A computed fold for a 73-nucleotide RNA from Candidatus Saccharibacteria bacterium RIFCSPHIGHO2_12_FULL_47_17, annotated as transfer RNA. Its Rfam family is "tRNA". By type it is a transfer RNA. NCBI's taxonomy places the organism under Bacteria, Bacteria candidate phyla, Candidatus Saccharimonadota. The coordinates come from a structure-prediction model, not an experiment, and the mean pLDDT is 82.

RNA sequence: GGACGGUUGGCGCAGUGGCUAGCGCACCUCUUUGACGUAGAGGGGGUCACAAGUUCGAAUCUUGUACCGUCCA
Numbered sequence: 001g002g003a004c005g006g007u008u009g010g011c012g013c014a015g016u017g018g019c020u021a022g023c024g025c026a027c028c029u030c031u032u033u034g035a036c037g038u039a040g041a042g043g044g045g046g047u048c049a050c051a052a053g054u055u056c057g058a059a060u061c062u063u064g065u066a067c068c069g070u071c072c073a
Base pairs, nucleotide, nucleotide: 001072002071003070004069005068006067007066010025011024012023013022018056027043028042029041030040031039049065050064051063052062053061
């Protein structure tokens, strides 16, 4: 330098154009316990890496940039 893949709450992931962006773990509160844990109930936290474009509508499609990974030279 080239090809391909990835980037979504604290962590791991789902979501391939349309309803409020969800799930598990973690975190907070309450109940239960002598206490911790377990269990049950409730709750907070995301402008989907960044920018531009297409569209009535974009996490999703297109282009560019950044970062990470694999391969080639």